[in-house]
Context: one part of a larger RNA
Molecule: small-subunit ribosomal RNA, 5' domain
Organism: uncultured bacterium
RNA sequence: GACGAACGCUGGCGGCGUGCUUAAUACAUGCAAGUCGAACGCAUCAGCAAUGAUGAGUGGCGGACGGGUGAGUAACGCGUGGGCAACCUGCCCAUUUCUGGGGGAUAACUGUGGGAAACCAUAGCUAAUACCGCAUAUGACCACAAUCCGGCAUCGGAUGGAGGUAAAAGAAUUUCGGAAGUGGAUGGGCCCGCGUAUCAUUAGCUUGUUGGUAGGGUAACGGCCUACCAAGGCAACGAUGAUUAACCGGCCUGAGAGGGUGAACGGUCACACUGGGACUGAGACACGGCCCAGACUCCUACGGGAGGCAGCAGUAGGGAAUAUUGGACAAUGGAGGCAACUCUGAUCCAGCAACGCCGCGUGAAUGAAGAAGGUUUUAGGAUUGUAAAGUUCUUUUAUUGGGGAAGAAAAAAAUGACGGUACCCAAUGAAUAAGCCCCGGCAAACUACGUGCCAGCAGCCGCGGUAAUACGUAGGGGGCAAGCGUUGUCC
Numbered sequence: 001g002a003c004g005a006a007c008g009c010u011g012g013c014g015g016c017g018u019g020c021u022u023a024a025u026a027c028a029u030g031c032a033a034g035u036c037g038a039a040c041g042c043a044u045c046a047g048c049a050a051u052g053a054u055g056a057g058u059g060g061c062g063g064a065c066g067g068g069u070g071a072g073u074a075a076c077g078c079g080u081g082g083g084c085a086a087c088c089u090g091c092c093c094a095u096u097u098c099u100g101g102g103g104g105a106u107a108a109c110u111g112u113g114g115g116a117a118a119c120c121a122u123a124g125c126u127a128a129u130a131c132c133g134c135a136u137a138u139g140a141c142c143a144c145a146a147u148c149c150g151g152c153a154u155c156g157g158a159u160g161g162a163g164g165u166a167a168a169a170g171a172a173u174u175u176c177g178g179a180a181g182u183g184g185a186u187g188g189g190c191c192c193g194c195g196u197a198u199c200a201u202u203a204g205c206u207u208g209u210u211g212g213u214a215g216g217g218u219a220a221c222g223g224c225c226u227a228c229c230a231a232g233g234c235a236a237c238g239a240u241g242a243u244u245a246a247c248c249g250g251c252c253u254g255a256g257a258g259g260g261u262g263a264a265c266g267g268u269c270a271c272a273c274u275g276g277g278a279c280u281g282a283g284a285c286a287c288g289g290c291c292c293a294g295a296c297u298c299c300u301a302c303g304g305g306a307g308g309c310a311g312c313a314g315u316a317g318g319g320a321a322u323a324u325u326g327g328a329c330a331a332u333g334g335a336g337g338c339a340a341c342u343c344u345g346a347u348c349c350a351g352c353a354a355c356g357c358c359g360c361g362u363g364a365a366u367g368a369a370g371a372a373g374g375u376u377u378u379a380g381g382a383u384u385g386u387a388a389a390g391u392u393c394u395u396u397u398a399u400u401g402g403g404g405a406a407g408a409a410a411a412a413a414a415u416g417a418c419g420g421u422a423c424c425c426a427a428u429g430a431a432u433a434a435g436c437c438c439c440g441g442c443a444a445a446c447u448a449c450g451u452g453c454c455a456g457c458a459g460c461c462g463c464g465g466u467a468a469u470a471c472g473u474a475g476g477g478g479g480c481a482a483g484c485g486u487u488g489u490c491c
Base pairs, nucleotide, nucleotide: 001490002489003488005487006486007485008484009483012360013359014358015357016356017355018353019352020318025316026315027314029313030312031311034061035060036059039058040057042055043054044053045052046051068271069270070269077196078195079194080193081192082191083190084189087188088187092184093183094182095181096180097179098178099177100134102132103131109124110123111122112121113120114119144161146159147158148157149156150155197243198242199241204234205233206232209231210230211229212228213227214226215225216224246268247267248266249265250261251260252259253258273294274293275292276291277290296307297306298305299304324350326349327348328347332346333344334343335342336341363393364392365391366390373384374383375382376381398428399427400426401425402424403423407418435480436479437478438477439476440461441460442459446475447474448473449472450471456463457462
């Protein structure tokens, strides 16, 4: 000098930030991911009807984003620079072509049955942008031979013959969609060079191990996996083992080099009660999805079931220690929807905390009889001290009253949680507002009394045993100031 700090004493206001560093301990309760009737049938309600609304369900898109945490990981995990002639990419943009004709089911619903429940079985009915064949294909993919051009070993691009692959309609019809291709954008996947903590009181490690052939698998390369063959591969330039740890932009310090650190904000990674697994999908091996095992908690009619706050609040526990079971979708952004709109504990706000930084205030001018009081004294005085009182002012702040935003944009209208907030005006009245540490030297600041190696102080040196500037109190002084000290950690 710095801090996500804590503790002690004290405490007026505002702005902007920050706030479980410990038990990745366990969680009551509420909310945090839905949306679409312009894909579809059914039921209920309103209506004379047209039609509309609601509900559960089929279907589509989204629940892989956003939000949290740092347990694991010493690793291509991260950083940086490259490569992919070894890859994928929903929604979005541009562009080319197409959208023909059929079929069988099923949930919902109804009936029956089982169960305490969670839920399940069975028979029957029905729709679709759900599902399945068929036709169509100069383009795309696969296998086969050919020609040309190019390159970086496998190869890449272009041109021409025979097999497999698609479509879906809806409507409030200048629109929104669907299928196949090409290109773009965006986002990802993989590979490589270099860098990335400590211990040698860890010296040898390795059998899918190292390489090859063939096959499987993947979007894709690859011992990624399998079979066979060879016996390799790594290591003192530190393998293997152990310990610790998410990494970075940054942040702190320092003249710099360097050292320390990785809270908040931004990027990447990993995880979601513990361990394992796949399904769906453009994308997951998926925090608020599924299955299995385990521990724990809860319900039970004992047969069986339900759950996962490292989302936002909140509770218990741990701890020196860390906040509200708040408001709103008004703005920004996200999901769905043609839209209206719905949802959004993302976000924007408000609440709590001197936790931090910054700003302001606690009055200003004048005022010597140097008042009283206090302290001290050589008893004269000195000091507190222009300090107070008194006089003249001001009103930041405070209180009250009046006015009152920007943030709201899109032709108009309407639309603000914050918030009657900020801000402006007026009135009242010095009114509402100062403490903490220190005073032996380092190191700015001294006397009196008490105590008597006691009580105590102390960062170091050291003070205290009867005149203590070092302990305690008082007066005075010094420093900082809504803070001041102490402790801890880093430079």